[in-house]
Description: A computed fold for a 534-nucleotide part of an RNA from an uncultured prokaryote, annotated as small-subunit ribosomal RNA, 5' domain. The coordinates come from a structure-prediction model, not an experiment, and the mean pLDDT is 87. It matches the Rfam family "Bacterial small subunit ribosomal RNA".
Context: one part of a larger RNA
RNA sequence: GAUUGAACGCUGGCGGUAUGCUUAACACAUGCAAGUCGAACGGCAGCAUGCGAGUUCUUCGGAACUUGUGAUGUCGAGUGGCGGACGGGUGAGUAAUGCGUAGGAAUCUGCCUAAAAGUGGGGGACAACCUGGGGAAACUCAGGCUAAUACCGCAUAAUCUCUACGGAGUAAAGCAGGGGACCUUUCGGGGCCUUGCGCUUUUAGAUGAGCCUGCGUCGGAUUAGCUAGUUGGUGGGGUAAAGGCCUACCAAGGCGACGAUCCGUAGCUGUUCUGAGAGGAAGAUCAGCCACACUGGGACUGAGACACGGCCCAGACUCCUACGGGAGGCAGCAGUGGGGAAUAUUGGACAAUGGGCGAAAGCCUGAUCCAGCAAUACCGCGUGUGUGAAGAAGGCCUACGGGUUGUAAAGCACUUUCAGCAGGGAGGAAAGGGCAGUUGUUAAUAACAGCUGCAGUUGACGUUACCUGCAGAAGAAGCACCGGCUAACUCUGUGCCAGCAGCCGCGGUAAUACAGAGGGUGCAAGCGUUAAUC
Numbered sequence: 001g002a003u004u005g006a007a008c009g010c011u012g013g014c015g016g017u018a019u020g021c022u023u024a025a026c027a028c029a030u031g032c033a034a035g036u037c038g039a040a041c042g043g044c045a046g047c048a049u050g051c052g053a054g055u056u057c058u059u060c061g062g063a064a065c066u067u068g069u070g071a072u073g074u075c076g077a078g079u080g081g082c083g084g085a086c087g088g089g090u091g092a093g094u095a096a097u098g099c100g101u102a103g104g105a106a107u108c109u110g111c112c113u114a115a116a117a118g119u120g121g122g123g124g125a126c127a128a129c130c131u132g133g134g135g136a137a138a139c140u141c142a143g144g145c146u147a148a149u150a151c152c153g154c155a156u157a158a159u160c161u162c163u164a165c166g167g168a169g170u171a172a173a174g175c176a177g178g179g180g181a182c183c184u185u186u187c188g189g190g191g192c193c194u195u196g197c198g199c200u201u202u203u204a205g206a207u208g209a210g211c212c213u214g215c216g217u218c219g220g221a222u223u224a225g226c227u228a229g230u231u232g233g234u235g236g237g238g239u240a241a242a243g244g245c246c247u248a249c250c251a252a253g254g255c256g257a258c259g260a261u262c263c264g265u266a267g268c269u270g271u272u273c274u275g276a277g278a279g280g281a282a283g284a285u286c287a288g289c290c291a292c293a294c295u296g297g298g299a300c301u302g303a304g305a306c307a308c309g310g311c312c313c314a315g316a317c318u319c320c321u322a323c324g325g326g327a328g329g330c331a332g333c334a335g336u337g338g339g340g341a342a343u344a345u346u347g348g349a350c351a352a353u354g355g356g357c358g359a360a361a362g363c364c365u366g367a368u369c370c371a372g373c374a375a376u377a378c379c380g381c382g383u384g385u386g387u388g389a390a391g392a393a394g395g396c397c398u399a400c401g402g403g404u405u406g407u408a409a410a411g412c413a414c415u416u417u418c419a420g421c422a423g424g425g426a427g428g429a430a431a432g433g434g435c436a437g438u439u440g441u442u443a444a445u446a447a448c449a450g451c452u453g454c455a456g457u458u459g460a461c462g463u464u465a466c467c468u469g470c471a472g473a474a475g476a477a478g479c480a481c482c483g484g485c486u487a488a489c490u491c492u493g494u495g496c497c498a499g500c501a502g503c504c505g506c507g508g509u510a511a512u513a514c515a516g517a518g519g520g521u522g523c524a525a526g527c528g529u530u531a532a533u534c
Stems, first nucleotide, its partner, number of pairs: 001534004006530005013381006019374002021339001026337003030334003035082003040079002043075001047073003050069008089292003098217007107209002112205008120154001122152002129144006160169003174197006182191003218264003225255003230252008267289004271282004294315005317328004345371001347370003353367001354365004384414004394405004418475001420470005428461001434454007478523005483504003489518005499506002
């Protein structure tokens, strides 16, 4: 000199853009952060509607109330599907099961894309519900009824799997919309045709993931030897998959001064800071990877987890309890206590982007987008402009003549950024839905899908950005320093005292070095100090 996720002191007008627990991976009150689908299913607790019955009122139109009916829109709880493995947080552990880079072969991959084939016919349950019981609660037990895209056989089947190459084995589920004939009907509908979404099997792709190898990846030798599943082989097991991954047997190997082992420290990288570079330091925000989710262990489900807001066991802690037993996990967003020099709101919205579910409308989304707080950082703007010598007054200095503050102020003439008040006002909005046309599909002018057009709708931010008008210099400057390094000097006070100080050093009666004042210098909504890095 540059830099910082900074802090402290004094001061503080506005805006934009970023950033904001670096410490206790300490403990957490409260709210929210993962749901969705009725176009899978049985249903009806609730709301609304329709229909039936009754009562009351009546202006004879009807209205109100009660009750029945799942009939309709919906829908609490339940069965079922998909998603809760993403998104979000943290850096404790990890010096290599990690990361970075370059390769590899023995693998899996829900949803998505392309292609081929199929989607036939049956069965038995379990929730919800009802009945009864236990419990303070959490919850739970027994009996009975019932549906499905839940579950299980049967049929069929290969280009799939296994194979001794002869053969053997293996699947599925329906739902919704529309309809001219024809068949049937309990008059609701069904068969049949068709469209869409699904389901099953297989192949290929895409995406994602698992595994292996080379090289690189902090300090310590006051750590020199380490290793028995250890190193290799065979058989077997296991995995989606290679492999001591596991196991039985056999052999005695494997690593190490090119630093094994041990100890300490540490998430790694793209990058960031500095530097002319080489290098050194760092790894906040953003992005990629990894690890973790109160501590330790374990598996289940699933395409994917050994699973942050799932389960089981153990432990510590907290809470409830009728003492028998139960509940919990903010390193999600806010917020609280604590620690600390120190780090924000218990805010708004799903309008946009993205995600989950859904045919869609839509619902959910503390992801996200915004707003709030903080000069924490960077950038921009303002705090006026011109004129004005009687060089006013006052202050300070003085050699008492004057000098300086100083065109500075006052005065005069202007301007109005920003802030204030009032008015106007984009863009972020594309859609989705509606209507019309057309193309495809189809028996079909129906339905559905694609495309085109038309009108209208959707904004948290938001009193938006921006523009216009109004008034008036009006509301807006401090901080550090002035002995040398180092830009900037005098007076007074003090008297080795009080104090200063980055280094050299100042202060013991004329202190440009302490303290105050006048003046000056440097930066400026900041300025200094401290800490840290180059």
RNAcentral holds the full RNA, with entries from ENA.